[in-house]
RNA sequence: CGGGGUGCCUGGGCAAUCGCGAGACCUAAGGUUUCGAGGAAAGUCCGGGCUCCACAGCACAGGGUGGUCGAUAACGUCGACUCAGGGUAACCUGCAGGCCAGUGCCACAGAAAAUAGACCGCCGCAUCUCUGGUGCGGUCAGGGUGAAACGGUGAGGUAAGAGCUCACCAGCGCCCCGGGCGACCGGGGUGGCUCGGUAAACCCCACUCGGAGCAAGGUCAAACAGGGCAUGCUAGUAGCCAGUGCGGCGAAGUGCCCGGGUAGGCUGCUUGAACCCACGAGCAAUGGUGGGUCUAGAUGGAUGAUUGCCGCUCGGCAACGAGUACAGAACCCGGCUUAUAGGGCACCCCGUCCC
Numbered sequence: 001c002g003g004g005g006u007g008c009c010u011g012g013g014c015a016a017u018c019g020c021g022a023g024a025c026c027u028a029a030g031g032u033u034u035c036g037a038g039g040a041a042a043g044u045c046c047g048g049g050c051u052c053c054a055c056a057g058c059a060c061a062g063g064g065u066g067g068u069c070g071a072u073a074a075c076g077u078c079g080a081c082u083c084a085g086g087g088u089a090a091c092c093u094g095c096a097g098g099c100c101a102g103u104g105c106c107a108c109a110g111a112a113a114a115u116a117g118a119c120c121g122c123c124g125c126a127u128c129u130c131u132g133g134u135g136c137g138g139u140c141a142g143g144g145u146g147a148a149a150c151g152g153u154g155a156g157g158u159a160a161g162a163g164c165u166c167a168c169c170a171g172c173g174c175c176c177c178g179g180g181c182g183a184c185c186g187g188g189g190u191g192g193c194u195c196g197g198u199a200a201a202c203c204c205c206a207c208u209c210g211g212a213g214c215a216a217g218g219u220c221a222a223a224c225a226g227g228g229c230a231u232g233c234u235a236g237u238a239g240c241c242a243g244u245g246c247g248g249c250g251a252a253g254u255g256c257c258c259g260g261g262u263a264g265g266c267u268g269c270u271u272g273a274a275c276c277c278a279c280g281a282g283c284a285a286u287g288g289u290g291g292g293u294c295u296a297g298a299u300g301g302a303u304g305a306u307u308g309c310c311g312c313u314c315g316g317c318a319a320c321g322a323g324u325a326c327a328g329a330a331c332c333c334g335g336c337u338u339a340u341a342g343g344g345c346a347c348c349c350c351g352u353c354c355c
Base pairs, nucleotide, nucleotide: 001351002350003349004348005347006346007345008344009343010342012310013309014308015307016306017305018304020036021035022034023033024032025031026030038326042337043336045335046334047333048332049331050213051212052211053210057246058245059244060243062209063208064207065206066205067081068080069079070078071077082096083094084093085092086091097204098203102202103201104198105197106196119143120142121139122138123137124136125135126134127133128132151169152168153167154166155165156164170194172191173190174189175188176187177186178185179184217267218266219265220264226258227257228256229255230254231253239249240248241247274293275292276291277290278289279288281286311324312323313322314321315320
């Protein structure tokens, strides 16, 4: 200098004039002052706080997660590590337990796709119309088909072959040693000779899981027209507790259908598993101690408009011109995923050149 990898920050600022919402204060026609949309506010994919069912259990069914050890209020999230795959590497990705518990599936091709073979071929015997054909028996080492065909190389052996035997490997099982909390890694010995893949297939195993949701809920106001069906009435019955069973609660009414009327205000509503700084523990995620800060609470739904100057990007010698991303809180918080014109910072890997 070029290419690549990972993480982070920012994505507008200042002034003036006018305007909008909330809080506080002044004495209230109004005025002063403080604050006022994000890194994702988005998607609603997860987890909770909170509220109600409700006094709130057990089991089954059903759902979720899936290497190990940690973090967290929790999670399907995050950190570190192990293994597998990709990459020269930095690094990235992983629905990463079990196929000897069982049941399925593996098209076409091929003889044959799981205790799955006898196609071409090789060997032996018999026979015939005898350069060859046919029948019987043995064989799968070689060839072919396929994504995948009962381990590989070499030697011995055989009628021809085959782990049939042996040597060296790979894989698997068993035993032992060393390292590690562990997943796992390294090493030694021995044995049978090795009987596929697939669980993001059903399934098995381990852990885990009430439901509904701020349009939850509480409270004040307003308005009201009934009719029909079923069932019950002091009973542990109706009814309620996401499905089922047990169990629990529990009325004098309750459930369902048709039809009419009213629906405005207050609260929940922003002090919170909050944020910033320093020290300290830890590889880290994250926690502890001390100090500091209060940063929107709207509801036909505010957070803006104009002007000037500046910042940044591009073009241009300059003057100057053009442009300036994705996008807007609605109970709150922790994640994940997606979108983003540009600008900046740090570390790491590879290549080239110079000293």
A computed fold for a 355-nucleotide RNA from Rothia sp. (in: high G+C Gram-positive bacteria), annotated as Bacterial RNase P class A.
RNAcentral records the identical sequence in 3 taxa.
Its mean pLDDT, the model's own confidence on a scale to 100, is 78.
It matches the Rfam family "Bacterial RNase P class A". Rfam links the family to the GO terms ribonuclease P activity, tRNA processing and dimeric ribonuclease P complex. From the family's description: Ribonuclease P (RNase P) is a ubiquitous endoribonuclease, found in archaea, bacteria and eukarya as well as chloroplasts and mitochondria.
It is recorded under the gene name rnpB.